[in-house]
Molecule: c-di-GMP-I riboswitch aptamer
Organism: Alteromonadaceae bacterium XY-R5
RNA sequence: ACAAUUAAAUGGCAAACUGAUCGAAAGGUCAGGACGCAAAGCUUCCGGUCUAAAAUCGUAUUGCGAUCAUGAUAGCGGGGUUACAUUA
Numbered sequence: 001a002c003a004a005u006u007a008a009a010u011g012g013c014a015a016a017c018u019g020a021u022c023g024a025a026a027g028g029u030c031a032g033g034a035c036g037c038a039a040a041g042c043u044u045c046c047g048g049u050c051u052a053a054a055a056u057c058g059u060a061u062u063g064c065g066a067u068c069a070u071g072a073u074a075g076c077g078g079g080g081u082u083a084c085a086u087u088a
Base pairs, nucleotide, nucleotide: 003087004086005085012037013036017032018031019030020029021028022027035075041081042080043079045078046077047076048073049072050071055067056066057065058064059063
């Protein structure tokens, strides 16, 4: 340097849920809280999934339905990138 995570050590992050807040929603942020995580650090390049405001179309009674991300998910995978400890 690369690879690996068997054991050990220092630690790290924080699911669900609750409160506040932003958002049309999905979901995000802050605080509490821990289900778990060797990258559950960062990053939407690829695929998947979620939502459907606006837009378009249809319909008919002031609404409804369908399609679709430019939105979201990195704790759904893959890719890129950075990194602690140690070496079964």